[in-house]
């Protein structure tokens, strides 16, 4: 150079057109002499950019950027 896959909360991951979740992690509070274990409550996200299709895009389409594999 060429094909394909992925990019969404600190981390790991769903979500595939109609107001963005879950675990784990974070704060607070409850229990404890005290930690941990549990338990309630809580904050956190320009869903990689830029354009296009649409009423309506985290989902669909283009370009670009990062990535990870594979062919040459």
């Nucleotide at each position: 150079g060429c094909a394909u896959g992925c990019u969404u909360a600190g981390c790991u991951c769903a979500g595939u057109g109609g107001u963005a979740g879950a675990g784990c992690a974070c704060a607070u509070c409850c229990u404890u002499c005290a930690c941990a274990c549990g338990g309630a409550u809580g904050g956190g996200g320009u869903c990689c950019a830029c354009a296009g299709u649409u009423c309506a895009a985290u989902c669909c389409u283009g370009u670009g950027a990062g990535u990870a594999c594979g062919c040459a």
A computed fold for a 72-nucleotide RNA from an uncultured Verrucomicrobiota bacterium, annotated as transfer RNA. Its Rfam family is "tRNA". The family's RNA type in Rfam is transfer RNA. Its mean pLDDT, the model's own confidence on a scale to 100, is 83.